[in-house]
Context: one part of a larger RNA
Molecule: small-subunit ribosomal RNA, 5' domain
Organism: Gammaproteobacteria bacterium
RNA sequence: GAUUGAACGCUGGCGGCAUGCCUAACACAUGCAAGUCGAACGGUAACAGGUCCAGCUUGCUGGACGCUGACGAGUGGCGGACGGGUGAGUAACGCGUGGGAAUCUGCCCUGUAGUGUGGGACAACCCGGGGAAACUCGGGCUAAUACCACAUAAUCUCUACGGAGCAAAGCGGGGGAUCUUCGGACCUCGUGCUAUAGGAUGAGCCCGCGUUGGAUUAGCUUGUUGGUGGGGUAAUGGCCUACCAAGGCGACGAUCUAUAGCUGGUCUGAGAGGAUGAUCAGCCACACUGGGACUGAGACACGGCCCAGACUGCUACGGGAGGCAGCAGUGGGGAAUAUUGGACAAUGGGCGCAAGCCUGAUCCAGCAAUGCCGCGUGUGUGAAGAAGGCCUGCGGGUUGUAAAGCACUUUCAGUAGAGAAGAAAAGCCUAGGGUUAAUACCCCUGAGUCUUGACGUUACCUACAGAAGAAGCACCGGCUAACUCCGUGCCAGCAGCCGCGGUAAUACGGAGGGUGCAAGCGUUAAUC
Numbered sequence: 001g002a003u004u005g006a007a008c009g010c011u012g013g014c015g016g017c018a019u020g021c022c023u024a025a026c027a028c029a030u031g032c033a034a035g036u037c038g039a040a041c042g043g044u045a046a047c048a049g050g051u052c053c054a055g056c057u058u059g060c061u062g063g064a065c066g067c068u069g070a071c072g073a074g075u076g077g078c079g080g081a082c083g084g085g086u087g088a089g090u091a092a093c094g095c096g097u098g099g100g101a102a103u104c105u106g107c108c109c110u111g112u113a114g115u116g117u118g119g120g121a122c123a124a125c126c127c128g129g130g131g132a133a134a135c136u137c138g139g140g141c142u143a144a145u146a147c148c149a150c151a152u153a154a155u156c157u158c159u160a161c162g163g164a165g166c167a168a169a170g171c172g173g174g175g176g177a178u179c180u181u182c183g184g185a186c187c188u189c190g191u192g193c194u195a196u197a198g199g200a201u202g203a204g205c206c207c208g209c210g211u212u213g214g215a216u217u218a219g220c221u222u223g224u225u226g227g228u229g230g231g232g233u234a235a236u237g238g239c240c241u242a243c244c245a246a247g248g249c250g251a252c253g254a255u256c257u258a259u260a261g262c263u264g265g266u267c268u269g270a271g272a273g274g275a276u277g278a279u280c281a282g283c284c285a286c287a288c289u290g291g292g293a294c295u296g297a298g299a300c301a302c303g304g305c306c307c308a309g310a311c312u313g314c315u316a317c318g319g320g321a322g323g324c325a326g327c328a329g330u331g332g333g334g335a336a337u338a339u340u341g342g343a344c345a346a347u348g349g350g351c352g353c354a355a356g357c358c359u360g361a362u363c364c365a366g367c368a369a370u371g372c373c374g375c376g377u378g379u380g381u382g383a384a385g386a387a388g389g390c391c392u393g394c395g396g397g398u399u400g401u402a403a404a405g406c407a408c409u410u411u412c413a414g415u416a417g418a419g420a421a422g423a424a425a426a427g428c429c430u431a432g433g434g435u436u437a438a439u440a441c442c443c444c445u446g447a448g449u450c451u452u453g454a455c456g457u458u459a460c461c462u463a464c465a466g467a468a469g470a471a472g473c474a475c476c477g478g479c480u481a482a483c484u485c486c487g488u489g490c491c492a493g494c495a496g497c498c499g500c501g502g503u504a505a506u507a508c509g510g511a512g513g514g515u516g517c518a519a520g521c522g523u524u525a526a527u528c
Stems, first nucleotide, its partner, number of pairs: 001528004006524005013375006019368002021333001026331003030328003035078003040075002043071002047069003050065007085286003094211007103203002108199008116150004125140006156165003170191006178185002212258003219249003224246008261283004265276004288309005311322002314319001339365001341364003347361001348359004378408004388399004412469001414464004422455001427449002430446005472517005477498003483512005493500002
């Protein structure tokens, strides 16, 4: 000199864009953060409509019917493995980079083939019981895209190449003939489902090289190193197991110990390098502590389950409940770090045919000079060089064109008005094309129409009034830009280094003046 996720002191007008627990991976009150689908299913607790019945104060009350819109609880599907947080652990194939072969991959895309026939249950519901609660037990009825069996089946799997084995589910829209038990069959379209091949995406595994300090850590290792057989996995492999061999690593630093998430990057520097890893992005690890598996395409799963432990509530003492390193917020720790805010309008995600619902992701707003950038606090004129202050050699000098005065301007803030863009869609109505037996339905493209904004009293613009509301901080001995007076008298004090102060201190304290930066300025800490 540059820099910072900074803090402290004094001061503080506005805006834009960023950033904001670096400490206790300490403990957490409260609310929210993952749901959705009735176009899978049986249904109907609530709401609304309709139909019927009754009472009648003739438009209200009561009852019945799932008939309709819808829908609590339940079965079922998909999603809760993403998104969000943190950096405790980890010196490791964890990360970075470059390769590899023995693998899996829901949703998505492109093909091929199929979607046949049956069956028995279990919730919900009803009845009964236990418990303080959490919850739970028994009996009975019932549906399905839940579950099971049979059939069929290959380019799929196994194979002794003869053969053997394995699947499925429906739902919704529309309809001219034909049939009909008037439910529908049937046709067609859409969407599902099953098997298989390929792709895309994602993931698992292996290897070369690189990746902090310590030798006041020199030897380490028995599933250890390799082989064979077997098991296990999606897959290779001591991953596991039985037997056999006795290997394997190490001064090119094994083992041990300390520290640490890694990277793109960031800071500094002319560079080489040094330091660092907040925000943003990629990877990894973790989710009260330790262990375990289940489900699933994917987890050994932050807001799932089980066991053990510590802690904190409840309890009828028998037993139960919880996990903010999600967003806010509280206590605590600390020099120190924000609101228990708004909205799904946009972007994205989950579910759904869709309408839509959910989304503390996200977009916004609030707080903080924490940082960067921009703007303002007026402009011109004005010498009687006013008054006052300070200095003085008493003549004057300086503050100083500074002020006052005169003439202007109105940025920003204020008041009032006007006012974009962020909105694309979806819906409705139509034209053309595709599909089809079809002018239905559905899909694609286009024209028209109707709306959808948290921010928001938005940005931007216009008008109004008046210099009106807006300057401080540090320093002035040398380094280092900037000097005098008074007070003090080795005292009080200053100080980054050299050093000042013991009676004229440009070095302490105050004042006048000056210098430097400026909505900041200094100090402290840290890095180069």